[in-house]
């Protein structure tokens, strides 16, 4: 030096609540806040999860149901890539 581990320190990110905006929705951003987390750092690659505006399909009368992702999410899960610090 690297790679397994994660004691210690320096730090880091934020769950839900709740304010505002964006969105058909699922979420998202921004503020509050800490529930957690050694990658809660990147990527929608593969699995599985959420939503259905538009499209189809039946009822029905302007609606209701059921199907649909190329939309969401990395704080589901694996992979990939990249990283702080070093005791056993």
């Nucleotide at each position: 030096c690297a790679u397994c581990c994660g004691a210690a320190a320096a730090g880091g990110c934020a769950a839900a609540c709740c304010c505002g905006g964006u969105g058909a929705a699922a979420a998202c951003c921004g503020g509050c806040g800490a529930c957690g987390c050694a990658a809660a750092g990147u990527c929608a690659u593969g699995g599985g999860u959420c939503u259905a505006c538009c499209u189809c399909c039946a009822c029905a009368c302007u609606g209701u149901g059921g199907a649909c992702a190329a939309g969401a999410a990395u704080g589901c899960c694996a992979g990939a890539c990249c990283g702080c610090c070093g005791a056993a």

Predicted 3D model of an 88-nucleotide RNA (c-di-GMP-I riboswitch aptamer) from an Anaerolineae bacterium. It was read from a public genome assembly, where an Rfam model found it. NCBI's taxonomy places the organism under Bacteria, Bacillati, Chloroflexota, Anaerolineae. The prediction has a mean pLDDT of 88. It matches the Rfam family "c-di-GMP-I riboswitch aptamer". Gene Ontology term of the family: cyclic-di-GMP binding. Rfam's curators write: GEMM was predicted in a large-scale screen for bacterial structured RNA regulatory elements.